[in-house]
RNA sequence: GGCCCCAUCGUCUAGCGGUUAGGACACCGCCCUUUCACGGCGGCGACACGGGUUCGAGUCCCGUUGGGGCUA
Numbered sequence: 001g002g003c004c005c006c007a008u009c010g011u012c013u014a015g016c017g018g019u020u021a022g023g024a025c026a027c028c029g030c031c032c033u034u035u036c037a038c039g040g041c042g043g044c045g046a047c048a049c050g051g052g053u054u055c056g057a058g059u060c061c062c063g064u065u066g067g068g069g070c071u072a
C1' cells in the first nucleotide's frame, strides 16, 4: 500500500428500517441495619465523526478517524 472485520451509557452487552435505544455491573439517593456488607426501590448515563438514501437510519450506502486481522 491492498483487502476484511469492529466502533451503542464509566465497563460489558442487546437492538427485522418504525414502541420512549433495553439489560447487567459500576456510580448517586432513599429504605433496611447499631454501622458496614447483603437485599429492596428509584435516579443518572450512550448510538465515533461528516455526508447520502428513505416518509422514517443505531440499523442501509460513501468517506474520515480510531482499533484489530490477513497479505505484499
Stems, first nucleotide, its partner, number of pairs: 001071007010025004018055001027043005048064005